[in-house]
Molecule: small-subunit ribosomal RNA
Organism: bacterium
RNA sequence: AGAGUUUGAUCCUGGCUCAGGACGAACGCUGGCGGCGUGCUUAAUACAUGCAAGUUGAACGGGAUUUUCGGUUUCGGCCGGAAUGAGAGUGGCGAACGGGUGAGUAACGCGUAGAUAAUCUGCCCUUAAGAUUGAGAUAACCCCGGGAAACUGGGGCUAAUACCGAAUGAAGCGCUAAGAUUGGGUUUUUAGUGUUAAAGAUUUAUUGCUUAAGGAAGAGUCUGCGUUCUAUCAGCUAGUUGGUGGGGUAAAGGCCUACCAAGGCGAAGACGGAUAGCUGGUCUGAGAGGAUGAUCAGCCACACUGGCACUGAGACACGGGCCAGACUCCUACGGGAGGCAGCAGUAGGGAAUAUUGCGCAAUGGGCGAAAGCCUGACGCAGCGACGCCGCGUGAGUGAAGAAGGCCCUCUGGGUUGUAAAGCUCUGUAAGAGGGGAAGAAAAGGCCCGCAAGGGAGAUUGACGGUACCCUCGAAGUAAGGACCGGCUAAAUACGUGCCAGCAGCCGCGGUAAUACGUAUGGUCCGAGCGUUGUCCGGAAUGACUGGGUGUAAAGGGUGCGUAGGUGGACUGAUAAGUCAGGUGUGAAAUCCCCGGGCUCAACCUGGGAACUGCGCUUGAAACUGUCGGUCUGGAGUGAGUAAGAGGUAAGCGGAAUUCCCGGAGUAGCGGUGAAAUGCGUAGAGAUCGGGAAGAACAUCUGAGGCGAAGGCGGCUUACUGGUACUUUACUGACACUGAGGCACGAAAGCGUGGGGAGCGAACAGGAUUAGAUACCCUGGUAGUCCACGCUGUAAACUAUGUAUACUAGAUGUCUGAUUCGAAUGAGAAUUGGGUGUCGCAGCUAACGCGAUAAGUAUACCACCUGGGGAGUACGGUCGCAAGAUUAAAACUCAAAGGAAUUGACGGGGGCCCGCACAAGCGGUGGAGCAUGUGGUUUAAUUCGAUGCAACGCGAAGAACCUUACCCGGGCUUGACAUCCUCUGGACGGUUUCUAGAGAUAGGAACUUUCUCUUCGGAGACUGGAGAGACAGGUGCUGCAUGGCUGUCGUCAGCUCGUGUUGUGAGAUGUUGGGUUAAGUCCCGCAACGAGCGCAACCCCUGCGUUUAGUUGCCAUCAUUAAGUUGGGCACUCUAAACGGACUGCCGAGGUUAACUCGGAGGAAGGCGGGGAUGACGUCAAGUCCUCAUGGCCCUUAUGUCCGGGGCUACACACGUGCUACAAUGGUAGGGACAAAGUGAAGCUAGACUGCGAAGUUAAGCGAAUCACAAAAACCCUAUCCUAGUUCGGAUUGCAGUCUGCAACUCGACUGCAUGAAGCUGGAAUCGCUAGUAAUCGCGGAUCAGCAUGCCGCGGUGAAUAUGUUCCCGGGCCUUGUACACACCGCCCGUCACACCAUGGGAGCUGUUCUUACUGGAAAGCGUCGAGCUAGCCUUUGGGAGGCAGGCGCUAAUGGUGAGGAUAGUGACUGGGGUGAAGUCGUAACAAGGUAGCCGUAGGAGAACCUGCGGCUG
Repeated sequence: AGAGUUUGAUCCUGGCUCAGGACGAACGCUGGCGGCGUGCUUAAUACAUGCAAGUUGAACGGGAUUUUCGGUUUCGGCCGGAAUGAGAGUGGCGAACGGGUGAGUAACGCGUAGAUAAUCUGCCCUUAAGAUUGAGAUAACCCCGGGAAACUGGGGCUAAUACCGAAUGAAGCGCUAAGAUUGGGUUUUUAGUGUUAAAGAUUUAUUGCUUAAGGAAGAGUCUGCGUUCUAUCAGCUAGUUGGUGGGGUAAAGGCCUACCAAGGCGAAGACGGAUAGCUGGUCUGAGAGGAUGAUCAGCCACACUGGCACUGAGACACGGGCCAGACUCCUACGGGAGGCAGCAGUAGGGAAUAUUGCGCAAUGGGCGAAAGCCUGACGCAGCGACGCCGCGUGAGUGAAGAAGGCCCUCUGGGUUGUAAAGCUCUGUAAGAGGGGAAGAAAAGGCCCGCAAGGGAGAUUGACGGUACCCUCGAAGUAAGGACCGGCUAAAUACGUGCCAGCAGCCGCGGUAAUACGUAUGGUCCGAGCGUUGUCCGGAAUGACUGGGUGUAAAGGGUGCGUAGGUGGACUGAUAAGUCAGGUGUGAAAUCCCCGGGCUCAACCUGGGAACUGCGCUUGAAACUGUCGGUCUGGAGUGAGUAAGAGGUAAGCGGAAUUCCCGGAGUAGCGGUGAAAUGCGUAGAGAUCGGGAAGAACAUCUGAGGCGAAGGCGGCUUACUGGUACUUUACUGACACUGAGGCACGAAAGCGUGGGGAGCGAACAGGAUUAGAUACCCUGGUAGUCCACGCUGUAAACUAUGUAUACUAGAUGUCUGAUUCGAAUGAGAAUUGGGUGUCGCAGCUAACGCGAUAAGUAUACCACCUGGGGAGUACGGUCGCAAGAUUAAAACUCAAAGGAAUUGACGGGGGCCCGCACAAGCGGUGGAGCAUGUGGUUUAAUUCGAUGCAACGCGAAGAACCUUACCCGGGCUUGACAUCCUCUGGACGGUUUCUAGAGAUAGGAACUUUCUCUUCGGAGACUGGAGAGACAGGUGCUGCAUGGCUGUCGUCAGCUCGUGUUGUGAGAUGUUGGGUUAAGUCCCGCAACGAGCGCAACCCCUGCGUUUAGUUGCCAUCAUUAAGUUGGGCACUCUAAACGGACUGCCGAGGUUAACUCGGAGGAAGGCGGGGAUGACGUCAAGUCCUCAUGGCCCUUAUGUCCGGGGCUACACACGUGCUACAAUGGUAGGGACAAAGUGAAGCUAGACUGCGAAGUUAAGCGAAUCACAAAAACCCUAUCCUAGUUCGGAUUGCAGUCUGCAACUCGACUGCAUGAAGCUGGAAUCGCUAGUAAUCGCGGAUCAGCAUGCCGCGGUGAAUAUGUUCCCGGGCCUUGUACACACCGCCCGUCACACCAUGGGAGCUGUUCUUACUGGAAAGCGUCGAGCUAGCCUUUGGGAGGCAGGCGCUAAUGGUGAGGAUAGUGACUGGGGUGAAGUCGUAACAAGGUAGCCGUAGGAGAACCUGCGGCUG
């Protein structure tokens, strides 16, 4: 310090997530030692048991018990003295500290700084003074009672440092008077007057007591400032605000009360609601901040809940009291007792938090003169890896790189790994033995000293026989956790197979998972490691430091203006802000620095710094503020001009539309893509004349003008607002912005009353359509118009707030002024104010903006903080309503979004091509048959191929075989390969028998002997038997693959290097102008070159030359039936090499180009024709059944052998073909002309037989020699005469031929007989541009046999193309895009189902607050007090005073009613979200097929449609 994640890729915006640190933690796995810390965050829930506050005999009365002495004795004891002094009581002090908790509290509670001239203070310290004299009670105790108990009543005795009277008495307190000081004052001085004290104890010195003053320390009260969220809480307040009198308190005060006044608080947030103890600090962060408030420390509050007071210096009191309530316990049922948020501990709650320990030795506290006692404060120990810190689990050496594990390309290698073993050492910790602290200073007592103080010698340790030290012994007793796809350090194998599972985000898993599980290895930490939770950080993601608002979220619809914020120039004063110095405070601890102590560290500790703050004080005066004076530049006023659809009102005008009347006139009009509804013979439409009505104002009109915006358009008049220019007279900062507020505000809509021509939501009808609640058409109501009132919203947009200043230019236009020019012309220059376009710098993510800024700055306002939910719900305000405005949450997703890029796509555009269309010719689709496919059937009908690019395809040929399928019968190292052992033999071949369907099993006969040899044998080959390694698989996966192939497409494209350009993806080149079949070529150009494609090189064919002449040929010569033979090689032909064509030549066009058009010559002319040749890539295209191959699967079977069957089935559907439907024909007879092939298990001439298929016989030929072999259409002659025929040949019967072990399922062919459908084929659809289509036959592969298929061959031989509007496919450029799996895309809404959260809801249930009334405990205050009554007074009767008791007021819990807030729940109901496959449509994205969107209104299953106005996104 950053990283991952939106996209095909990019930049930006923006959220989500991660890496860091921390914790009073918890959970999982694991766990050796020690030190120091730390430990109920939840139920302020309930608590058994023990302990946590007592002490004092030197305040007091008394005294159990025990010991002892003396006396006495009836020997039981009694009396007296001394010592001891328990337990209880009176009195004093303490119990208000210490300890716990954080419920309440948003407050003077806390923090900080002050005030108290408005106060108090026990114990302690200092100072001054004093302490005289009396009286009456009471507990304990004794006696008698009540009660279960707690406890309590009556009578009697008694003491005090308990209580009371009197005396003394000022410095205290009160009152009066006068003075001093002061701005004033409650300050202070003096005088007078009134009033108020005391206690002793022990012992010889202290201590206590009273009064006053002061101190120290503590407490109370008041004030400035600071202190969470919420405005969907906006008004609150009746003791409320103030005054006067009174009361009350230690003390000011409505603190309380009576009366008077009507105030007080609030947008700088009152009142209300929610939450919360506050702080020093702690965590984090670079800091600013943010979060937090455990342990330690300061303050506050509380003590079962609520209220109340008493005592006291101090409490409204945690271990005190009274009352009420809830709960628990005891009870004899009458009554009583209790309060762990003290320390332990228990139950409960919870993810979760310890011992019912030791000790007062230390520190501190209470009491005491002291010893001492008490002290769960505290000091220690125990438990917990809860945290921090330290130590250890060994060190060195050691390669046979051991064994084992894991992996691999597996006779081997790699890794674990110097790791282990082995050898040599060391001894921390744990263990054992021995020694053994510091923490302790004392106080008291003793001595010295007047005292302060000093001195000597003793005593005291819970921890603890602990820390620490020494010795012994032995590597011996001590390592785990998480992770290894990226972020993020670290990978392999196996298992699993969208399962099981993982996951912080992105995402892994559907048979080769570095992501699941295991193993091995590795990485990071280490007595810990991970996970979860929370906080800060990263996050500049609330931005003070330090963000934004044209299009990403975000400028208010516009103005006026209040508060507020900000504010021109000069000058003087001031000192609030500001700055500087000093000073007080900012507790300690913590953090930081420098030291010190535990062996180090954590930890502890000394000093310093710091505590960024606040107060006081002294000064400075630049800036801001304030006050005063001045100025004119900002602003405003005046004067003179100018332009304008600026506004309001009234009047007027013509054109057009519709309607009405009249004339004339006849059959249609109207409307559309085409129609229909509609109008018209009752006379429309068209036409002429007259009239009525309402609305809007053509031309001018313009990127023009005006207005704040909305908006404003005929003419005239009246009234009226603003602006600009020129001049510079006046005022003198009067300014800018503007939360609330006020006003204006298109269209639609609402109310009342008018008006209503046209248009026109709704509605009706007609069309379109699958439907059409739409688009189109015919009608048509609200509305549109006017007046008055409401509404207050729009894509109210420049998606750009207002104001001011500054920062290059160029060019239009509107409107002023000045100058020049001049003729009142055209014009030029300068300077203002508007309104446009382009553009530099700069800015911007880019697009773009660019003096009219989105540049550079200032001031103020408004607004934004991921998408959805949602501009929605609830609440409030406004509105007649519609609705507007303000405005959430739960839940859900990891994106949503902006700009630009490359593609793809468009029912976008431009250019171009192709048998793509058109123009033609012939077909298919109808029939019969053949063949393939689907489907169906079947034991099986093996498998694959499925739009073009599957379907006469794999298959160039299924009767058996093939064959993979089915049924049945056999074999199991196997039908086939390699290796081993044993045994036999050559192997092999021929013939044959038995069983069987055959495989197979069992025989028989004959024949046959390789190589070497040491002659024993061995080897090769081979039969049989055996054991395994293995064979075998047309089993699966073509979505694991290779290879091969199809297709776009023989389309003209696809890329690279360097350079340039852009933040970047990318672009440029490859685009543009021409041209071509072509990215073919030329020209231009920030590009210059290059590669794969195109073309050419190759083959066939078309012309010629040369060479050659058999099996080919034959002109000349001879010859024959015949090129048959001699002869010849000229010709044809054959087959090898060459030549030829290149826009080369001429003309025209074109840029003097490329090229195109025409022409000549030529066999051939612009690529001559045909073939081979298929760029980068696309389709997870096809093929595991050609072959090869990873993985998986089968192994007496999914292998293998055999027989039979099936692949040939048949209601049907489709594809591809054949034959036809006939006369351009059929039939019969006769006649002519090819090319290319094939042939030995072959082609077969000829001859004979058969009607024929064929058979028999038999030459030739391994083929330019022989054979297949006849070519057919064609030509000639005859016949048929338009018909289901002399067309057509299916089907069927009979009889045959051939192949073959075998033609039944299931071959081909022949003859005779039979003679079906079919008379040119609907919608639709296919091929073809020349030797082509059409038509005719011939050959070959496969093959025993089997072709209408396939591959070839030649014969005959057309028609048409004006052209590119349209259909299909393709190429280039451009445009739009919400697509990128790329339009077979994306995507919207209703409905149906499941789940989730949420709103409304008759209500129901709680909580809380307010208010009225009621009621009224304890207590306080007041009052009465007939009952009771020690001290004092008394005239002795009584009184004063007091108590009980009564009443009144205040008053807690409570009761009743009303209201508010809030939470839960609720039949039913509303929308929302999520869900792999549901239904209906197709609204949006392309011109999305009616451009879309905004506001509003109506309508409709739904997306939506329509009207009106607006926007361009």